This is a predicted structure of a 74-nucleotide RNA (transfer RNA) from Pseudoalteromonas prydzensis. Model confidence (mean pLDDT): 82 of 100. Its Rfam family is "tRNA". Rfam classes the family as a transfer RNA. From the family's description: Transfer RNA (tRNA) molecules are approximately 80 nucleotides in length.

RNA sequence: GGGUGAUUAGCUCAGUUGGGGAGAGCAUCGCCCUUACAAGGCGAGGGUCACUGGUUCAAGUCCAGUAUCACCCA
Repeated sequence: GGGUGAUUAGCUCAGUUGGGGAGAGCAUCGCCCUUACAAGGCGAGGGUCACUGGUUCAAGUCCAGUAUCACCCA
């Protein structure tokens, strides 16, 4: 230098053919339970869907560019 893949909550990840209020587990916080702790039960908070544009009535999803990471080729 060329190619492929990934980027969504603090962490690990889903999100199907473009349309439902963006989700799960763990973690955090509150309550219940317990003499207390752990485990368990109930609930809550937490997101510019990496960034900038484009297409569309409508984009996490499609297209282009940029950035970072991983792998392959040279």